Molecule: transfer RNA
Organism: Patescibacteria group bacterium
RNA sequence: GUCGACGUAGCUUAGUUGGUUAAAGCGGGCGUCUCAUACGCGCCAGAUCAAUGGUUCGAAUCCAUUCGUCGACA
Numbered sequence: 001g002u003c004g005a006c007g008u009a010g011c012u013u014a015g016u017u018g019g020u021u022a023a024a025g026c027g028g029g030c031g032u033c034u035c036a037u038a039c040g041c042g043c044c045a046g047a048u049c050a051a052u053g054g055u056u057c058g059a060a061u062c063c064a065u066u067c068g069u070c071g072a073c074a
Stems, first nucleotide, its partner, number of pairs: 001073007010026004019057001028044005050066005
């Protein structure tokens, strides 16, 4: 330099033939349980989906550019 994959909560992921509250596990907070701790159970908070622009009635999802990570080739 060329090509490809990926970027969603603090972490690991799901959700991508566009559709109405973006989900789960771990972690965090609170409650319950216990003499107490842990485990278990319940509840709560936390992501405007890497950024910008475009298409559309509607975008995490489609398109373009940029940024970052990884890989292949040269």